A computed fold for an 81-nucleotide RNA, annotated as Bacterial small signal recognition particle RNA. Rfam family: Bacterial small signal recognition particle RNA. From the family's description: The signal recognition particle (SRP) is a universally conserved ribonucleoprotein involved in the co-translational targeting of proteins to membranes. Its family is annotated with signal recognition particle, plasma membrane targeting and SRP-dependent cotranslational protein targeting to membrane, signal sequence recognition in the Gene Ontology.

This record gives sequence, structure tokens and C1' cells, in this order.
RNA sequence: CUUAGGCAAUGUUAUCCUUAUGAAUCGUGUCAGGUUCGGAAGAAAGCAGCACUAAGUUUGUGGUAGCAUGUGCCUUUUAAU
Repeated sequence: CUUAGGCAAUGUUAUCCUUAUGAAUCGUGUCAGGUUCGGAAGAAAGCAGCACUAAGUUUGUGGUAGCAUGUGCCUUUUAAU
């Protein structure tokens, strides 16, 4: 240097877990105000807001699997010196 296998390293993809974020309307809940019904007591629908979450985005000395290699090592094999 050549052949084959293995472990690791680096990079990357996917997925799971995790952090944060995330719905004017086609998610849920609670629904101030206001609206409607009612003689009244009350009831109904329900905007904004708030909370929880979806798709998505994002965090990581994470896990797992795949791919790549003029990165390291081990074993094996070929040739030359």
C1' cells in the first nucleotide's frame, strides 16, 4: 500500500424523549363587556382576554436507526521494500 470485518470520531438525515413557542376565523374550556329572550327571577348565543393543546417552528454534553469519510484504532488479507 491492497482486501474484508469491527469499534470509535466527525458531519448529516429520520424518529422518540425533552425545552420554549404556537389557533383573528375553519380546536377545547372559561367566557368581562356588550347582544338576544323574559313583567321579573333568570336563561341563551357568544366577541375580546386567559388557560390547555394541534399542525408547525425551536432547545439539547439526550437516546435509537440509517448514510457519508485523503479522522483514529484493532483484527484479517494482498503486493513491494